RNA sequence: CACGACAAGUGGCAAACCAAACGUAAGUUUGGGACGCAAAGUCAUGGGUCCAUUCCACGAGUGGAUCGCCAGACUACCGAA
Numbered sequence: 001c002a003c004g005a006c007a008a009g010u011g012g013c014a015a016a017c018c019a020a021a022c023g024u025a026a027g028u029u030u031g032g033g034a035c036g037c038a039a040a041g042u043c044a045u046g047g048g049u050c051c052a053u054u055c056c057a058c059g060a061g062u063g064g065a066u067c068g069c070c071a072g073a074c075u076a077c078c079g080a081a
Base pairs, nucleotide, nucleotide: 012037013036017032018031019030020029021028022027035068041074042073043072045071046070047069048066049065050064051063052062053061054060055059
């Protein structure tokens, strides 16, 4: 220097719940709070799930939500004691 990936270290995020606000709703934001997370960073691209609505119905369409449901894409800290 390169590869590599245990440990370690600097830190990071923030479930449930509570309060306020927004939203028809799913849910979101802010503050508190920590269940956990090595991508629990970003993206609704595919699937799943949830909400609203349309259609005569099974079903399907349209719009919305969920990335801490799974997958995928992009980005990223430390560095074999």
The RNA shown here (c-di-GMP-I riboswitch aptamer) has 81 nucleotides and comes from Novipirellula herctigrandis.
The prediction has a mean pLDDT of 84.
It was read from a public genome assembly, where an Rfam model found it.
Of the family's consensus pairs, 95% are formed in the model.